Predicted 3D model of a 530-nucleotide part of an RNA (small-subunit ribosomal RNA, 5' domain) from a metagenome. It matches the Rfam family "Bacterial small subunit ribosomal RNA". The full RNA is in RNAcentral, with records from SILVA. Its mean pLDDT, the model's own confidence on a scale to 100, is 82.
Context: one part of a larger RNA
This record gives sequence, structure tokens and C1' cells, in this order.
RNA sequence: GAACGAACGCUGGCGGCGCGUUUUAAGCAUGCAAGUCGAACGGUAGUAGGGAGCUUGCUCCCUAUGAGAGUGGCGAACGGUGAGUAACACGUAGGUGAUCUGCCCUUGAGUUGGGGAUACCUCAUGGAAACAUGGGGUAAUACCGAAUACGGUCCGGGAACUGUAGUACCCGGAAGAAAAGCGCUUCGGCGCUGCUCGAGGAUGAGCCUGCGGCUGAUUAGCUAGUUGGUGAGGUAAUGGCUCACCAAGGCGACGAUCAGUAGCCGGCCUGAGAGGGUGAACGGCCACACUGGGACUGAGAUACGGCCCAGACUCCUACGGGAGGCAGCAGCUAAGAAUCUUCCGCAAUGGACGAAAGUCUGACGGAGCGACGCCGCGUGGGUGAUGAAGGCCGGAAGGUUGUAAAGCCCUUUUCUGAUUGAGGAAUAAGCACAGGAGGCAAUGCCUGUGUGAUGACGGUAGGUCAGGAAUAAGCCCCGGCCAAUUACGUGCCAGCAGCCGCGGUAACACGUAUGGGGCGAGCGUUGUUC
Repeated sequence: GAACGAACGCUGGCGGCGCGUUUUAAGCAUGCAAGUCGAACGGUAGUAGGGAGCUUGCUCCCUAUGAGAGUGGCGAACGGUGAGUAACACGUAGGUGAUCUGCCCUUGAGUUGGGGAUACCUCAUGGAAACAUGGGGUAAUACCGAAUACGGUCCGGGAACUGUAGUACCCGGAAGAAAAGCGCUUCGGCGCUGCUCGAGGAUGAGCCUGCGGCUGAUUAGCUAGUUGGUGAGGUAAUGGCUCACCAAGGCGACGAUCAGUAGCCGGCCUGAGAGGGUGAACGGCCACACUGGGACUGAGAUACGGCCCAGACUCCUACGGGAGGCAGCAGCUAAGAAUCUUCCGCAAUGGACGAAAGUCUGACGGAGCGACGCCGCGUGGGUGAUGAAGGCCGGAAGGUUGUAAAGCCCUUUUCUGAUUGAGGAAUAAGCACAGGAGGCAAUGCCUGUGUGAUGACGGUAGGUCAGGAAUAAGCCCCGGCCAAUUACGUGCCAGCAGCCGCGGUAACACGUAUGGGGCGAGCGUUGUUC
């Protein structure tokens, strides 16, 4: 000199864009943060209207609307934090002839015919509650057999190209699938969305390998599933991943082992560069979810707002037993030098579900608080010498503050009031029209045009009019380094100080004042890095 997720002191007008618990991975009141689908299913309280029966205030039926709960499907594997981790965790370059991949795209072949349950419900029982148990009855795209098998899988045989278990062909055999819903119909079927078995792609993941990036030798030896082999098990898949047997290996001064520290990177800061430091925000990867362990479901988790066990802590209890997990968004307590609103909205972008309308979304879009940072603007401009008054210096003359002020003439960025007012919205459903493919036809399918709701921010940005210099300047320094001095007070006291050093009676170094210098909505100090 530059920089900062900064803090502290004094001061503080506005706007834009960013950033905001670096400490205790400490504990959490409250609300919200993951739902959705009635076009999978049984069913349906209530409300409104109509009708029937009569016992005249009840029962039943139909239509419309339709809550809550249940079965089922898909989603819940996104957002937060950095504890752990010195490791194929990460980065980079490769391998997978050792693998998987829901939804999506392309493509091939199918979607036949049956069965038994069960929840909701009802009737009971136990319990303070959480909840649990038994009897009865019912549905499905829930569950289970059967039929069929273009591919695919397995077994046996043959042949080609390759060369780790690959690709692709022929013959024979074996086992293995499925689910319907909605719309149209000339009732024959057709269409759309699904479902099943395959092939390819895309996307996402798993595993393996070369190389690279901390400190300590006042850590020198470490290792028994250890190193390798054979066989088996296990996995989507290779492998001591696991097991039985066999051999005695494997690593290490090119630093093993042990200990300490640490998430890694793109980047960021500094520097002419080489390098040094760092890993906040944003993006990629990894790890974790009160602590430790475990698996289940699933295409995918060993799963933050799922389950089980143990532990600590908190809460409820009828003492028998139960409930919980903010390192999601706000917010609270504690800790600390220190870090925000229990805000608005799904209008946009994106996501989940749904045929769609739509619902949900503390992701996200916005607003609020904080000079925490960067950038921009303003706090007025011109004129004005009797060089006014006052202050300070000087014995006086006078000097200085100083065109500074006042006064006069302007302007209105800002400000206040009024008024007007974009863009962010693209289109969706629907409607109308045109064209196309294919159909016996209709719905439907594909392409295009027109029309056609929706704004949290917010009456925001901006514009116009009116008013009036009106609403707006401080902080640090002045001995040298280092730009800018005089006076008084104090008297090695009080104090200053980054270094050298000032202060013991004329202190340019302390304190105050005048004057001056620097930066400016900031200025200094402290901390840290280069």
C1' cells in the first nucleotide's frame, strides 16, 4: 500500500447491487417448511331442491354440491450444516470385456381368463392417554394362481469375429408377464392415458486405477483376514467383501505406523510475476442430521421433518405407561467483540401430483432491519470589501479567520404535497379458423393462426405540477518518518506513543483554543493475510 462475512469509538442525508452466528454439530416455546390424485377403489357425513310413504315429523328414493377418514399409485433421496474425514474423500486423466438406472425419448411384441382376502364400516372389549384386540361384512390399477411368449433368461450342441464374463447367428429343451380407467360409437369396434415382456438412447449413480495437494522422526518399525492362492457364499457388479483350507507373505528413511490439524475443488485475497495466504457468499463433489448401532421399503436411502434398539436430555401421566429431536424458514435462551423479520406471495422461474382445472411448495420471487461492503448522488450556484461583527495572535501599527458570512440574483438534483403511471405476462383451459396423417364413422392425434384469465413486490420504477436554500458534515492528524503551528494551562505530574522518543517552568510531541493538513457519509483504532 492492498484486502476483510469483521468488531470497537465518534458521526450519519438518499439510492442501486451484494452480504449478514466466523463463537456452542449448545439447548429449543410457537407457527409454517411434502404433498397430490375421485379419470385406480369401496363408499360418503352435511347442505340445497324434488318425489313417495304415512304414524305430521320421521323413514325411503332421485338430482346437484360435497367435508373428513380409509385402501391404492406417484412423490417424499429437494433445502441446512462442516461435526467427522489425511481417505480413491476431493481434483485431474482414464477404465468398467465387472455394473444398475423410476419418470423421459425412439422402437418391437402383448394386455386372455379366474380366485381368495383386507382396511374404511359395523358390533363389542381393554386403556388416563398414546393406542391395542376380537366377531361380522365389502372393493380395486392392492394380493395370488392359471393360459400364452416376439424378444429376453437358463441349460445342452454347433459355427464366426474378438479376446477377462464381449458382439452377433442356427438347432433342441426348460422356467417366467400383465390392470385397468376415461371418451366416442353405426354397438361391430375405435381413440387417449396407463399396465407387461424386450432392444436402443438420454440422465443419474456404483466400483476400479495412474498422478496431485498439511505438520511432526523429541513417532522407526507396522501388520493374522494381515499378503497371496484354491473353492464356496454374497452383491446390480469386481474384490478377503465374508467363510473353509493352503502358503508366508505385505508395507516402510522415496517416511510405513502413530500423533496433531483439516471437509476438498472451481475460485477468493495479495503480488510485476514466481509464489504466499485462504476455502464466507455463488457453483461442483463428499460427509452428517440429539449420540451410538441396525436394517426395512424403494429404480434410488442404510433415509433431517420414516422405522427399530440402546443412551443422555426435555415434556405428559390416573405411576401402569407414553411423546420429542430447528445443522429447513422465521423466532427464543445461552455463549460471545459480534451477525436480521415469529413479514408478503405462489404473479415469475423451478419442483411434486393430476388427463385437466388445479392443489402444495419458508425452493424461489420480493419487502423489512444493519453505512457490513462496493458504486453513484446530494448537503447548493453566482455575485458580494465598509475586507462588517465576533474569535485568535500582536506592546502597538496591524495580521488572520476571509468572499468566508450578511445582502442581492438564480437553480430545485434531493425533500414535502398532489397527480399520472409502465415493464416484469410468456400464455393455460376454453372458443373460432386453417392445414395434415390415419380411419367405415365419431371422439381423438399432429402443426399453425386469432381470441382468451392471472402482479406478491406496489400505486413500485419513471413522468408532470406546486412550494421553498429549503431536509442533510463529520472524523482523524499537525516533533521526524509524514502534508499541516501558534497561544495558554500543566511542570518526569497529568498524560502521549507505530518506531525514534516527548513531559523535571517559555513543551511546535500532554490538555484546551485559534489556525492549518488529509479523507469525506464516513473517519480513525484493533485484529488477520499478502